[in-house]
RNA sequence: UUCUUAUCAAGAGCGACCGAGGGACAGGCCCUGUGACGUCGCGGCAACCUCCCGCAAGGGAAGGUGCCAAUUCCUGCGGAACCGACAGGUUCCGGGAGAUAAGGG
Numbered sequence: 001u002u003c004u005u006a007u008c009a010a011g012a013g014c015g016a017c018c019g020a021g022g023g024a025c026a027g028g029c030c031c032u033g034u035g036a037c038g039u040c041g042c043g044g045c046a047a048c049c050u051c052c053c054g055c056a057a058g059g060g061a062a063g064g065u066g067c068c069a070a071u072u073c074c075u076g077c078g079g080a081a082c083c084g085a086c087a088g089g090u091u092c093c094g095g096g097a098g099a100u101a102a103g104g105g
Stems, first nucleotide, its partner, number of pairs: 001105008013042005021031003025076004043068003048064002050061004072097001077094007
């Protein structure tokens, strides 16, 4: 960097340092000098891989990852139903993009 598979409505924050942007992209909407984002320390959540028990279902532990504002913050493409002043809106289904894990190239 790319491919495959699975999951994405639940859950989990304090302190120190820094100092202006951040929430992937675009539009919206939000967070942010009452200090965001990031880094570090400590703490926590979860359980994909791993380990243990078990025939299995399932249960347990947390070594490797991951995560700890908002559903992946919402929408981004297509379809269905409904509403509508025919611009558009709401709900649902599927897809795309993204994130994470495990395995492969």

SAM riboswitch aptamer (S box leader) from Geobacter sp. OR-1, 105 nucleotides, folded computationally. The coordinates come from a structure-prediction model, not an experiment, and the mean pLDDT is 88. The sequence is in RNAcentral, with records from Rfam and Ribocentre. RNAcentral records the identical sequence in 2 taxa. Its Rfam family is "SAM riboswitch aptamer (S box leader)". Rfam describes the family as follows. The SAM riboswitch is found upstream of a number of genes which code for proteins involved in methionine or cysteine biosynthesis in Gram-positive bacteria.